[in-house]
RNA sequence: CGGGGUGUAGCGCAGCUUGGUAGCGCGUCUGCUUUGGGAGCAGAAGGCCCAGGGUUCAAAUCCCUGCACCCCGACCA
Numbered sequence: 001c002g003g004g005g006u007g008u009a010g011c012g013c014a015g016c017u018u019g020g021u022a023g024c025g026c027g028u029c030u031g032c033u034u035u036g037g038g039a040g041c042a043g044a045a046g047g048c049c050c051a052g053g054g055u056u057c058a059a060a061u062c063c064c065u066g067c068a069c070c071c072c073g074a075c076c077a
Stems, first nucleotide, its partner, number of pairs: 001073007010026004020057001028044005050066005
């Protein structure tokens, strides 16, 4: 330098194809249960969906640009 992939809650991921006001598991918090721990049950908090722009009545989802990380190739040595 070229090609491809990934970016969504504290962590791991789904949702994107086919646009309609965002979910699962683990974890965290509160209550109940237990002498306590663990476990179980019930409830709750937590995300301007990487950034900017565009299209649209409406964008995590479609289009453009950029950024970060990963993989492959080329170049240099």